[in-house]
RNA sequence: UGGGCCAACUCUGGAGAGCGAUCGCGGCACUGGCCAGCGAUCCACCGAAGGGGCGCACGGAGCACGGUAUCCCCGUCCCGUAAUCUCUCAGGUACCAAGGACAGAGGGGCUGCG
Numbered sequence: 001u002g003g004g005c006c007a008a009c010u011c012u013g014g015a016g017a018g019c020g021a022u023c024g025c026g027g028c029a030c031u032g033g034c035c036a037g038c039g040a041u042c043c044a045c046c047g048a049a050g051g052g053g054c055g056c057a058c059g060g061a062g063c064a065c066g067g068u069a070u071c072c073c074c075g076u077c078c079c080g081u082a083a084u085c086u087c088u089c090a091g092g093u094a095c096c097a098a099g100g101a102c103a104g105a106g107g108g109g110c111u112g113c114g
Stems, first nucleotide, its partner, number of pairs: 006109001009106005018043001020042006026035003044093003050089001051087003058080003064076004
């Protein structure tokens, strides 16, 4: 100096699952109700914020047990390490909005001292 990784930011895309029941408030209507309005409780469901769990693999440790050519090595045991798997704590379940793992793109990621 150039490029990459990494994390953040910006833009774009981005699934799933109840128009559930009851009660209260509010609104509309006026004899009798309506509201996919708000809240609470209950039941049913979803998994792609976050979180938990795991391995005949991988790595480590060690000689506790076994094998053994009695060192090495191997198996069992022990420890660690995943996910779009799994759990469903959290979150979510008309449309819209919001959120959203993940993906694509973008401009940047300075200087000095210790």